[in-house]
């Protein structure tokens, strides 16, 4: 940075899909250590249990604890001393006095005074209580703890995104409309009283939570009075920017104390208070501007807008309320509805944008859920309260509790996210004079590869390279210096020692932590995996599977040789990770501001008039709003860049600088915009004069024609088509003639002519109209363009009334066509067409190109106009306004554009992959049809445009070809033969299948062949080649038995070769070893088993058609093209000429063979001695050379001469391909199967089967014939296991029989037809031979399945052959016979060859088939046996409608209406303040009562959460039933479309059909 992926291949649109880089991440494998981070995205579900807000005692009264002091009561005990019969202590009572109660006969205090009564002590009573003991206890100091009064704090920090589209936020302003506890400054105070009330005591209710009631008490709690600097109000006054600042004047309004020190009635400090100003910092309210989706939400709004008054609040304000007005908001998107906390920032990306907002941090918003308000500086208040809902828990059933979105934790949800840790040592907070206390804020620490970043898991040497594994061409390679093995370090580990920073001070104090780091020691010792390997994309083999099983991000892999799947081995990337997976950005200029587009690919509204809005000539002046420069303020830290610095390095972290705005405000500038103003005339717009025109409207009038209807002529058909019918016509059609009637439309003039804004407009006159073009120059001065929404025209067809209807004519009805024909084709025909009124409102409504304006080469034609020169016409020039055609620059993806589809500027409209979808719902419209607007789900990876080779056409040229036509002879019909299908069977082996299989492989199936079947046997095999072992009675030969036979069995006989020892003279023997042979073994043979779709070779066919290509240069972006197109010409791309080609190669010819003429040369074994016949070799000859027309030339016709003429005739010779054509069963051969069988070997069967079909053949059907004598003439082959004369035997086949011949020589070998003559006479025959019966020949190992031949003898079918079809243009067809090759023998009528005998026909290229070559169309490219539509079944999915139900949300009316808040009322209650007050007091004062101020339970009203009813929207699930759609290897029915697609297609619309469709009217060429 781009790649892949539509085509057979291109260029273009354009969609998908990957490569990056992110992430709170999950999920698979796998994991060694460290450091810094991060860690409920889901359920704003619900929570056990702990802990997260307390703290002062120097603010207070108490409690309880402990020290000390002190006192010592109670108890033990009981001293002095004092009092009693004058009567003690001691009980009761009355009255009177206090006190509680309305109040009393009641309860209570008391006993100072006053009276009674009871009572009765002493060897004493009573008081009294010293000193002593002492559990304790009081009190006072002091420390401590604790509930409660009392301040401060709990509105901070913590959490969490529910809600909210908002001034919530984010920037910037404002506040003269505000508040601010704690802190700092300053400024002035801090004086004197009072009345209570918690704890606490005591009662009492309650299970409890939690209260009642009664007493006491304190304070920095609470309330008066006083003092008023300062505030604050009224009132005035001056400045001012609304309620700001200053002066004067009335009114009004504070306060607390507590603790240290000091020798103390006090002073002084410290910390408080209290009124004020200021300041920091913190709030509140208000404004500009900013930041999502939606218009299928277009109208919203009743405190709703604004005024007055008044409340209300810290402050402005319909915030609230009364009244008054009718007003406010909106297309610059109001108002509904989805969705969502916003920023700093984060990823990404070149940038500009996207997309996000998790951690940190700013700000909001919440704290079961809903409403409410108190306290407060600050709340409508997460661990405060009321009240109502829900839920969960107690509980004694009467009532109570509760609220983790605080840290940890628990359930549950979920793909999924942590310890019920330590610690306040720091930093930060609360409280406190302070020590201190709290503090789940923090600060560690844990758990987790969740990310970052760093680090090991060892380094050195070590083999032409171990083993092992994998693959192999079997040679080798890989895996690999990797291993082993030598030898080093020790980060990591483990142990062992030592040990921090962070801790500031005078010193002690560490959760982390015995962590970080340092040293020492031991030991390579504790440490590697994940994913991938068809292309995109780096890395490839093997085996297994066999459209299975799987892969797959996307094109796509798998159907027997998978590089794509599944394992191995290898490689590749990354690495304590890798992979998926999910989501954002990127690539995607694939919404395009940077940086797209609209003729034909998505895409110009049918067309105008025109409003907002955008834009908009030319000169001058002023402002300065956009604009540009410059200063200052803001743009928080963190992040980001950059530069130094600290943790060994990095992440991480610290400092420094920098960037960042569409902000505010200041000074300037003034070109360009704008705003204001004076001006111009070139754009517009009017005047004057002329001129064309189917432009419109409306109204008369005119002929032609159809058709009807009268009426003459006249008769038998007419009409209709491809041919027919169906209709008309003797009732007189049609033809004709005359007359009438009535609607519709205006032939020629007519023209890529005119007009018009489009649709659209055609006879003719008139009359009313629009608007255009030219010329002069007069006047207005910018009055323009262009248009969202709005309004208007607006073919055709339809609709609604009502006329009209001659013709045409949807539906229809009948009549051909077909398989069917709902069609095309004929006869009828009704809406409709035509006219008035009103509606639809839409087309291929197209130039598939919006408008305006200027600008750019030329050249032809045409229509209107003016001008020139001296007049007319017509030409010419010029110019002005249109229509068209060819073109240059440019432009385009090409085709094309070229008055643009170029260049350029302004406005509108419109696109955004295909298909769902001209689709649904929702809204407008409409009388309906139906019309605008306009989606999703779901499928897919392509839709598509343009050009380009091909293929193909019931498209066009041209042109071959026995392709048709002209002929000849066939086949299709019959008998048989042959082959094939089917059948049949153990088996009928197996291939060949349209042309181009089917007398084909097979040029010879009784056994063999052979491959098939049955059934008997063999297992290193019938055959090779290795090694190993054994073997002399070995190898070979093999006899009895058994058996169809293979083979089983083995009696007997029995050798060869090398080499050494021995005897021996040698032959030879005898030993010992080793080869061959066999035998056993192992490797391996074998397979006609599969696969010709894995393949080599070789074939067949388009086709002997004329083609196919290439190198260079040109054209094209490019596939490609030109050269191979074009005029001729030819059998031929064969030659010639033109020609951006020019040349070349495969093919065509030509060379080679045969054959016709002929020299020469040679010639056995030919023929007849020799020239010659003949065989053989080797020349020659024909080239359009020569003449003559034509013709540019090529060449073509015709002629000579010639054995032979324009390539003389035949072969042989097959281009670049194409049919996955054929062939594995000729052979070769890759993989795959099989190995006592798929292999061998062998008997016997079968390929020879037969109701049947086809194919190719041969005999015929007869007289051009049969038949029977007799006679002619050949060519080319063949032969030793052969050919086989002569001769003789047999009616014959044949047989003896043996001569010749490896063959121009002997033999096959008489060649038929032919010609002479006889016989048949048209007859199922003197044709025709099947078929069958006898008899017999030959071959063979064997003729039964299943040869062939003769001979008798039988003697079918057949009498020329239905549709249709095949050969073949000359020595060709026909007809004859010869001969070969396989072969023992043969089915041979096939096949190959050879000769005789020999013909008709060709006008011609319309047709049928095959080919060429140009051209055109294509929706084909597997190429028309192409490709494609729609119904209709079937299954999945998806979605619409739908009674009906069942949710959610909002939203209106009425009920009810907690808590609270305001307001009213308050007879009830109520310390503190006013007054009054018997009375007590000298007095100051005060009680009890009593009024009042105040306030207040309770009740009233008004608002209001939740609750009821009842309606209304919206939105959603379900849903009988139904309609669409997509989507699915071989379902059904047509053939619409793609080629003229067989009726050119299409658009709109009405109507009809099973169904693509089909018709009527109009339009368009795409």
């Nucleotide at each position: 940075a781009g790649a892949g992926u539509u085509u057979g291949a291109u260029c273009u649109u354009g969609g998908c899909u990957c490569a990056g880089g992110a992430u709170u991440a999950a999920c698979g494998c796998u994991g060694g250590c460290g450091g810094c981070g991060u860690g409920c995205c889901u359920a704003c579900u619900a929570c056990a249990u702990g802990c997260a807000a307390g703290u002062c005692g120097a603010a207070c009264g108490g409690a309880c604890c402990g020290a000390c002091c002190u006192u010592g009561u109670a108890c033990u005990g009981g001293a002095a001393c004092u009092c009693g019969a004058u009567g003690a202590a001691g009980a009761c009572a009355u009255g009177c006095c206090g006190g509680g109660g309305c109040a009393c006969u009641c309860c209570u205090g008391u006993g100072a005074c006053a009276u009674g009564c009871c009572g009765g002590a002493a060897g004493c009573g009573a008081g009294g209580g010293a000193g002593a003991g002492a559990a304790u206890a009081g009190g006072g100091u002091u420390g401590g703890u604790c509930a409660g009064u009392g301040g401060c704090a709990a509105a901070c920090g913590g959490g969490u995104g529910a809600g909210u589209a908002a001034c919530a936020c984010g920037u910037g302003g404002g506040u003269g409309a505000c508040c601010u506890g704690c802190c700092c400054c300053a400024a002035a105070g801090u004086g004197g009283g009072g009345a209570a009330u918690a704890a606490c005591u005591g009662u009492u209710c309650g299970a409890a939570a939690g209260g009642g009631c009664a007493g006491c008490u304190a304070a920095u709690a609470c309330c008066g009075c006083a003092u008023g600097u300062g505030a604050u109000c009224c009132g005035u006054c001056a400045c001012u920017g609304u309620g700001g600042u200053g002066g004067c004047g009335g009114a009004u309004g504070a306060a607390a104390g507590g603790c240290g020190u000091c020798u103390g009635a006090g002073a002084c400090g410290c910390c408080g208070c209290u009124u004020u100003g200021g300041g920091a910092g913190g709030g509140g309210c208000c404004c500009g501007c900013g930041g999502c989706c939606u218009a299928u939400c277009a109208g919203c709004u009743a405190g709703u807008u604004g005024g007055u008054a008044g409340g209300g609040u810290a402050a402005g304000a319909g915030c609230c309320u009364a009244c008054c007005a009718a007003g406010g908001c909106g297309a610059c998107g109001a108002c509904g509805g989805g969705u969502a906390g916003c920023u700093g920032g984060u990823c990404u990306g070149a940038g500009a944008g996207g997309a996000c907002g998790g951690u940190c941090a700013g700000c909001c918003a919440c704290a079961c859920u809903g409403g409410c308000a108190c306290u407060g500086a600050g709340a409508c208040a997460u661990g405060g309260g009321c009240c109502a809902g829900a839920c969960u828990c107690c509980u004694a059933u009467g009532g109570g509790a509760g609220g983790c979105a605080g840290c940890a934790g628990u359930a549950g949800g979920g793909a999924a996210u942590c310890u019920u840790g330590c610690a306040c040592a720091a930093u930060g907070g609360g409280g406190g004079c302070a020590a201190c206390c709290c503090u789940g804020a923090u600060g560690c620490a844990g758990c987790a590869a969740c990310g970052c970043c760093g680090c090991g898991u060892g380094g050195g040497g070590g083999a032409c390279g171990a083993a092992g594994g994998u693959c192999u061409u079997c040679g080798g390679a890989c895996u690999g210096u990797a291993a082993a093995c030598c030898u080093c370090u020790u980060u990591u580990c483990u142990g062992g020692g030592g040990g921090a920073u962070g801790a500031g001070u005078a010193a002690a104090g560490g959760a982390c932590a015995g962590u970080a780091c340092c040293c020492c020691a031991g030991g390579a010792a504790u440490a590697a995996g994940c994913c991938u390997c068809g292309g995109c994309u780096a890395a490839c083999u093997a085996c297994g599977u066999g459209c299975c099983a799987g892969c797959a991000g996307c094109c796509g892999c798998g159907g027997u040789a998978a590089g794509a799947c599944g394992u191995g081995g290898g490689a590749g990337g990354c690495u304590a990770g890798c992979g998926u997976u999910a989501u954002c950005c990127g690539g995607a200029u694939u919404u395009a501001c940077u940086g797209g587009g609209c003729g034909u690919a998505a895409a110009g509204c049918g067309c105008g008039u025109g409003u907002a809005g955008g834009c908009g000539g030319u000169g001058g002046u002023g402002c300065a709003a956009g604009u540009u420069g410059g200063g200052c303020g803001u743009g928080a830290a963190a992040u980001c860049u950059c530069c130094c610095g600290g943790c060994u390095c990095a992440a991480c972290u610290g400092g420094g600088a920098g960037g960042g705005g569409a902000c505010g405000u200041c000074c300037a500038a003034u070109a360009c915009u704008g705003c204001a103003u004076c001006g111009c005339u070139u754009g517009a717009g009017g005047g004057c004069a002329g001129g064309a025109g189917a432009g419109g409207g409306a109204a008369g009038c005119g002929g032609a024609a159809u058709u009807c209807c009268c009426g003459g002529u006249g008769u038998a058909g007419c009409g209709g088509u491809a041919a027919u019918a169906u209709g008309c016509g003797c009732a007189g059609a049609u033809a004709u003639c005359g007359g009438g009637a009535g609607g519709a439309a205006c032939a020629c003039c007519c023209g890529u002519g005119g007009c018009g804004a489009a649709g659209g407009c055609g006879g003719c006159u008139u009359c009313c109209u629009g608007g255009c073009c030219u010329g002069a120059c007069c006047c207005u001065g910018a009055c323009g363009c262009u248009c969202a929404g709005a309004c208007g025209c607006g073919a055709a067809a339809g609709c609604u009334a009502g006329g009209g209807u001659a013709g045409c004519g949807a539906a229809c009805g009948g009549g051909a066509u077909u398989a069917g024909a709902u069609a095309c084709c004929c006869c009828g025909g009704u809406a409709g067409u035509c006219c008035u009124a009103g509606c639809c409102g839409u087309a291929a409504a197209c130039g598939a190109u919006g408008g305006a304006u200027a600008c750019u080469c030329g050249g032809c034609g045409u229509u209107g106009g003016u001008g020139g020169u001296a007049c007319a016409a017509a030409c010419c020039c010029a110019u002005c306004a249109g229509c068209g055609c060819c073109c240059a620059a440019g432009c385009u993806a090409a085709c094309g554009c070229g008055c643009a589809a170029g260049u350029a500027u302004c406005c509108c409209g419109c696109c955004u992959g295909a298909g769902g979808a001209a689709u649904a719902c929702g809204g407008c419209c409409g009388c309906a049809a139906g019309g605008c607007u306009g989606a999703a789900a779901c499928u897919c990876u392509a839709a598509a445009g343009a050009a380009u080779u091909g293929a193909c056409g019931g498209g066009g040229g041209c042109c071959c070809g026995c392709a048709c036509a002209a002929g000849c002879a066939g086949c299709g019909g019959a008998g048989c033969g042959u082959g094939u299908g089917g059948u049949u069977u153990a088996a009928u082996u197996c291939g060949a299948u349209g042309c181009a299989a089917c007398a084909c492989g097979a040029a010879g199936a009784a056994c063999c062949u052979c491959a098939c079947c049955a059934g008997g046997g063999c297992u290193u095999g019938a055959c090779a080649u290795g090694c190993u072992a054994g073997u002399g009675g070995u190898a070979g030969u093999g006899a009895a038995g058994c058996g169809a036979a293979a083979g089983c069995g083995g009696a007997a006989c029995g050798a060869c070769c090398c080499c050494g020892c021995g005897g021996g003279a040698a032959a030879c023997c005898g030993u010992g070893g080793g080869g061959a042979g066999c035998u056993a073994g192992c490797a391996c043979a074998g397979g006609u088993g599969c696969u010709g779709c894995a393949u080599g070779g070789c074939u067949g066919u388009c086709g002997u058609c004329a083609g196919c290509u290439c190198g260079u240069g040109c054209c094209g972006u490019g596939a490609g093209g030109u050269g191979u197109u074009g005029g001729g010409u030819c059998a031929a791309g064969u030659c010639c000429c033109a020609a951006a080609a020019c040349g070349a190669g495969c093919g065509c010819a030509a060379c080679c063979c045969c054959u016709a003429c002929u020299g020469c040369c040679a010639g056995u074994u030919a023929g007849a001695u020799c020239u010659u016949u003949c065989u053989g070799g080797c020349g020659g000859a024909a080239c359009u050379g020569c003449c003559g027309g034509c013709g540019a030339a090529a060449g073509c016709c015709g002629g000579a001469g010639g054995a032979a003429g324009g390539c003389g005739g035949g072969g042989a010779u097959g281009a670049c391909g194409u049919c996955a054509a054929g062939u594995c069963a000729g052979u070769a051969u890759g993989g795959c199967c099989u190995u006592u069988a798929u292999g061998c070997c062998c008997u016997g069967g079968g390929c020879u089967a037969c109701a049947c079909a086809c194919a190719c053949g041969c005999u015929a059907c007869a007289a051009u014939g049969g038949u029977c004598g007799g006679c002619a003439c050949a060519a080319a082959g063949g032969g030793c296991a052969g050919c086989c004369a002569a001769g003789c035997c047999g009616c014959g086949a044949g047989g003896c029989g043996g001569a010749g011949c490896a063959a121009a020589a002997c033999c096959c070998c008489c060649a038929a037809a032919g010609c002479c003559g006889g016989c048949c006479u048209c007859a199922g025959u003197u044709c025709g031979g099947a078929u069958u019966g006898c008899a017999g020949g030959c071959u063979g190992c064997a003729a039964c399945c299943c040869g062939c031949c003769u001979g008798c003898a039988u003697g079918a079918a057949g009498c020329c052959g239905g549709a249709g079809u095949u050969g073949c243009u000359a020595g060709u067809a026909a007809c004859c016979g010869c001969c070969g090759g396989u072969c023992a023998g043969c089915a041979c009528u096939a096949c190959g060859g050879c000769g005789g005998u020999g013909a008709a026909u060709a006008c011609g290229u319309u047709c049928c088939c095959g080919g060429g070559c140009c051209u055109u169309g294509u929706a084909c490219a597997c190429a028309c046996c192409g490709c494609c539509c729609g119904u209709c079944a079937c299954g999945u999915c998806g979605c619409g409608g739908a009674a009906g139900c069942c949710g959610u949300u909002a939203c209106c009316a009425c009920c009810u209406g907690a808590a609270g808040a305001c307001g009213g009322u308050g007879a009830g209650c109520c310390a503190a303040c006013u007054u009054g007050g018997g009375c007590a007091g000298a007095g100051a004062u005060g009680a009890a009562c009593a009024a009042g101020a105040g306030g207040u339970a309770g009740c009233c009203g008004u608002c209001c959460a939740a609750g009821g009813u009842g309606g209304u929207a919206a939105u959603g699930a379900c849903a009988a039933c139904u309609g669409c759609g997509a989507c699915g290897a071989a379902g059904u029915c047509g053939u619409a479309a793609c080629a003229a697609g067989g009726u050119a297609g299409c658009c709109g619309u009405a109507c009809c059909g099973g169904a693509a469709g089909g018709u009527g009217c109009g339009g368009c060429u795409g």
RNAcentral holds the sequence, with entries from SILVA. Predicted 3D model of a 1566-nucleotide RNA (small-subunit ribosomal RNA) from an Anaerolineae bacterium. Its mean pLDDT, the model's own confidence on a scale to 100, is 83. Lineage of the source: Bacteria > Bacillati > Chloroflexota > Anaerolineae.